[in-house]
Context: one part of a larger RNA
RNA sequence: GGAUGAACGCUGGCGGCGUGGAUAAGGCAUGCAAGUCGAGUGGGUUUAGGCCCACGGCAAACGGGUUAGUAAUGCAUAGGAAUUUUCCCUGAAGUCGUGAAUAAUCCGGAGAAAUCCGGAAUAAUACACGAUGUGCUCUACGGAGUAAAGAUUUAUCGCUUCAGGAGAAGCCUAUGUCCUAUCAGCUUGUUGGUGGUGUAAUAGACCACCAAGGCUAUGACGGGUAGGGGGUGUGAGAGCACGGCCCCCAACAUUGGGACUGAGAACUGCCCAAACUCCUACGGGAGGCUGCAGUCGAGAAUAUUCCACAAUGGACGAAAGUCUGAUGGAGCGACGCCGCGUGCAGGAUGAAGGCCUUCGGGUCGUAAACUGCUUUUGUAAGGGAAGAAUGCAAAUGACGGUACCUUACGAAUAAGAGGUUACUAACUCUGUGCCAGCAGUAGCGGUAAUACAGAGACCUCAAGCGUUAUCC
Numbered sequence: 001g002g003a004u005g006a007a008c009g010c011u012g013g014c015g016g017c018g019u020g021g022a023u024a025a026g027g028c029a030u031g032c033a034a035g036u037c038g039a040g041u042g043g044g045u046u047u048a049g050g051c052c053c054a055c056g057g058c059a060a061a062c063g064g065g066u067u068a069g070u071a072a073u074g075c076a077u078a079g080g081a082a083u084u085u086u087c088c089c090u091g092a093a094g095u096c097g098u099g100a101a102u103a104a105u106c107c108g109g110a111g112a113a114a115u116c117c118g119g120a121a122u123a124a125u126a127c128a129c130g131a132u133g134u135g136c137u138c139u140a141c142g143g144a145g146u147a148a149a150g151a152u153u154u155a156u157c158g159c160u161u162c163a164g165g166a167g168a169a170g171c172c173u174a175u176g177u178c179c180u181a182u183c184a185g186c187u188u189g190u191u192g193g194u195g196g197u198g199u200a201a202u203a204g205a206c207c208a209c210c211a212a213g214g215c216u217a218u219g220a221c222g223g224g225u226a227g228g229g230g231g232u233g234u235g236a237g238a239g240c241a242c243g244g245c246c247c248c249c250a251a252c253a254u255u256g257g258g259a260c261u262g263a264g265a266a267c268u269g270c271c272c273a274a275a276c277u278c279c280u281a282c283g284g285g286a287g288g289c290u291g292c293a294g295u296c297g298a299g300a301a302u303a304u305u306c307c308a309c310a311a312u313g314g315a316c317g318a319a320a321g322u323c324u325g326a327u328g329g330a331g332c333g334a335c336g337c338c339g340c341g342u343g344c345a346g347g348a349u350g351a352a353g354g355c356c357u358u359c360g361g362g363u364c365g366u367a368a369a370c371u372g373c374u375u376u377u378g379u380a381a382g383g384g385a386a387g388a389a390u391g392c393a394a395a396u397g398a399c400g401g402u403a404c405c406u407u408a409c410g411a412a413u414a415a416g417a418g419g420u421u422a423c424u425a426a427c428u429c430u431g432u433g434c435c436a437g438c439a440g441u442a443g444c445g446g447u448a449a450u451a452c453a454g455a456g457a458c459c460u461c462a463a464g465c466g467u468u469a470u471c472c
Stems, first nucleotide, its partner, number of pairs: 001472004006468005013340006019333002026296003030293003035058003040055006065252003074177007083169003088165008096130004105120006135146004150157003178224003185215003190212008227249004231242004254274005276287004304330001306329003312326001313324004343373004353364004378409006387399001389396002416461005421442003427456005437444002
């Protein structure tokens, strides 16, 4: 000198774009953050539109948050073979028949509640069985096994099987990836083989048997620290430091463990244990903000319990549409960057006043007053968007009467901070008297202090200016 997710002090006019819990992955009141489909089905209710309950389907594995753990089951780059894949696209083939239940509901019961139990009835794109087999799987090549669901506005949407694609995911290998030797030896499923189990798939992943291997000063093992990358800061570069916002990947969801469903697995699913909090009729129950706001705590320190689904995107739906704290916006903070303004021209009796003075004067200073002008900004009035495509049509913008445009008014509404011994741009007076104090370093102050304090003047930057912390 540059930089910062900064903080603190003094000061503070406006706009645009960004950005804002870095500490306690500490505890959380309240509200919202994942639903949708009546063109799958049964029922209740209603004059009707419709609404509600339950079964069923799809979604809830996305989106959003955080960085605790993790030094390699991670990440980055480059490859690989032994795999799966809902929805979507392409192609081929099919969609026949039958049955038993069950919920909501009704009846009865238990409980403070959460909730649960018994009996009766019923439907389906729920469940089960049979048929068929283009195909697919297995095969001793004889054969064996294996699917489907209908709906409505009659034109479509579905359903089943197989093949291919796209995208997604799992797995393997190589190389790279912080400090420490005051950590030198580590390892028994350990290293390899055979045969199995298991998985979507490879594999000591697991198991039985067999062999005795495997890693290590090119740092094993241990300890400490840490999410990784794209990138960011700085620097001429090499490098050094960092990884907030945005994007990709990973991991986590009060702590620990477990499985279920599903194509895929668990922040706002389930079960168990623990700690904590809450309710209770003491028998028993409920909860999980590291989602958006908000609150307490700790802290130098970090925002609104806002508006809207109008746009973009997502889920569901044939669609209309519903949901969406994703997202789009507004609010708060000079936290940062950028831009604009706080007037312009004339004006000498060089006014008054302040400060200095050798008392002559000098300086603040064309500065002010005064005259003329302008109106960015401001205030008021009038006009007023794009962003909007969707929908049969009618219609529909949160932002927002915002941006912007026009007119009127009036210099009107708007300047400070730090410094002035040298480094380092900028000097005098008064007070103080090694005191009070200053200070980044050298140093200054003990009676003429340009270094302390005040005043005037001046210098630098400017809606900021300084200080502190950290990096280069």